[in-house]
RNA sequence: CGAGUCGUUCAGACGGUCGCCGGCCCCCUCCGGGGCGGGAGGAAAGUCCGAACUCCACGAGGCAGCGCGCUGGGUAACCCCCAGUCCGGGUGACCGGAAGGAAAGUGCCACAGAAAACAGACCGCCUCUCCCCCCGGGGAGCGGCAAGGGUGAAAAGGUGCGGUAAGAGCGCACCGCCCGGCCAGCGAUGGACGGGGCACGGUAAACCCCGCGCGGAGCAAGACCAAAUAGGGAAGCGAUCGAGGGCCGCCUGUCCGAGCUUCCGGGUAGGUCGCUCGACCCGCCGGGCAACCGCCGGGCUAGAUGCAUGACCGUCACCGCGUUCCGGGCGACCGGAUCGAGGAACAGAAUUCGGCUUACGGGCGACUCGGGCC
Numbered sequence: 001c002g003a004g005u006c007g008u009u010c011a012g013a014c015g016g017u018c019g020c021c022g023g024c025c026c027c028c029u030c031c032g033g034g035g036c037g038g039g040a041g042g043a044a045a046g047u048c049c050g051a052a053c054u055c056c057a058c059g060a061g062g063c064a065g066c067g068c069g070c071u072g073g074g075u076a077a078c079c080c081c082c083a084g085u086c087c088g089g090g091u092g093a094c095c096g097g098a099a100g101g102a103a104a105g106u107g108c109c110a111c112a113g114a115a116a117a118c119a120g121a122c123c124g125c126c127u128c129u130c131c132c133c134c135c136g137g138g139g140a141g142c143g144g145c146a147a148g149g150g151u152g153a154a155a156a157g158g159u160g161c162g163g164u165a166a167g168a169g170c171g172c173a174c175c176g177c178c179c180g181g182c183c184a185g186c187g188a189u190g191g192a193c194g195g196g197g198c199a200c201g202g203u204a205a206a207c208c209c210c211g212c213g214c215g216g217a218g219c220a221a222g223a224c225c226a227a228a229u230a231g232g233g234a235a236g237c238g239a240u241c242g243a244g245g246g247c248c249g250c251c252u253g254u255c256c257g258a259g260c261u262u263c264c265g266g267g268u269a270g271g272u273c274g275c276u277c278g279a280c281c282c283g284c285c286g287g288g289c290a291a292c293c294g295c296c297g298g299g300c301u302a303g304a305u306g307c308a309u310g311a312c313c314g315u316c317a318c319c320g321c322g323u324u325c326c327g328g329g330c331g332a333c334c335g336g337a338u339c340g341a342g343g344a345a346c347a348g349a350a351u352u353c354g355g356c357u358u359a360c361g362g363g364c365g366a367c368u369c370g371g372g373c374c
Base pairs, nucleotide, nucleotide: 001370002369003368004367005366006365007364008363009362010361012316013315014314015313016312017311018310020039021038023036024035025034026033027032041346045357046356048355049354050353051352052351053218054217055216056215065214066213067212068211069210070084071083072082073081074080085099086097087096088095089094100209101208105207106206107203108202109201122149123148124145125144126143128141129140130139131138132137157175158174159173160172161171162170176198177196178195179194180193182191183190184189222273223272224271225270232264233263234262235261236260237259244256245255246254247253280299281298282297283296285294286293287292318343319342321340322339324337325336326335327334328333
């Protein structure tokens, strides 16, 4: 210098002008006016997990169903996090893993291939018998074999030596596997040792078995106040002894006439609460490898309801690009200054937390690999 890996951090700052949404205060009879102070994120997103909270349901146990599944720890809880184990990927820094059980049972294993699970024999290897033949060899048959070839994702331990007619754990060594105790570790697991020629193919994101967990709906939850309406309840008054109503207000008259009045209750529109002080945030110290926990001190940080948090200007800061200059280096280049034109992402709370995932601009640090120079 190039290519990468991991972690951490910021999400422009200040000033001015004009706005937007809540809160408090003041002036004013009202209309209205003024002042002070507050106003998005690391993901507010997806709504994928886990909870708080609320309502509904609920004797107990079981079945079914669903979810989770190496070990230890953290947490209110978790399909989360941390530290490990094993397996896999990468030259490496490092990264990934739905990672219980296939000697409980059942099922399945495409294509190819002779054979796919109580193995099998296509090519091939070999003894023996017979036939042919130019002594090498060729063919047929009874048998033996599974080393080599071939098929496949997978062919019934692997490599080597011995052995044999040819072969074969048939024998031996090493590796693998199984069994046994020993050592280290809380444990997953690891290590060394002894014994056994070796059974037990794969598949559980196939049924299944084992262990653990699990009621439902969601702030449009739910609670309160309450115009209006239906139906309901109570009391009073009333039915030729007629309440009440119509004929614009009153009287008279006339017509209709079995209900009328008040209260309770009901709960729509609307309003209020739920609503933001909380498993909260910041800092020091202590414990722990860490996740995290504890003590002390400090802080208050949006709560709207058609849904606000924005725009412009100036200065500075940041990022690369180009100009000019300075310094360093053998050099590729590096550092600094200067001027110019630019760039600055993803995104927008709506009950609240803890996670995960996805989107996205820049800075810083540590580490790895490769190249160059000394």
Predicted 3D model of a 374-nucleotide RNA (Bacterial RNase P class A) from an Acidobacteriota bacterium. It was read from a public genome assembly, where an Rfam model found it. Rfam family: Bacterial RNase P class A. Rfam classes the family as a ribozyme. Lineage of the source: Bacteria > Pseudomonadati > Acidobacteriota.